Overview: Model confidence (mean pLDDT): 81 of 100. This is a predicted structure of a 74-nucleotide RNA (transfer RNA) from a bacterium. Rfam family: tRNA. The family's RNA type in Rfam is transfer RNA.
């Protein structure tokens, strides 16, 4: 220098073919249970979906560029 992939909650990830209030597990907080802890159960908090722009009635999802990480080729 050329090409591909990834970026969604604190962490690991899902989100099918664009449409319903954006989800799961772990972690965190509170409560119940216990003599206490762990386990278990219940409830809760936590997200401008990497950034900017575009397409569309409607974008996490499609398109362009930028950023970061990663792989392949030279």
């Nucleotide at each position: 220098g050329g090409g591909g992939g990834a970026u969604u909650a604190g962490c690991u990830c899902a989100g099918c073919u664009g449409g319903a209030u954006a989800g799961a597990g772990c972690g965190c907080u509170u409560g119940a249970u216990u003599g206490a802890c762990a386990u278990u159960c219940a409830a809760g908090a936590g997200g401008u979906c990497g950034g900017u722009g575009g397409u569309u009635c409607a974008a996490g999802u499609c398109c362009a560029c930028c950023a970061u990480c990663u792989c392949c080729c030279a």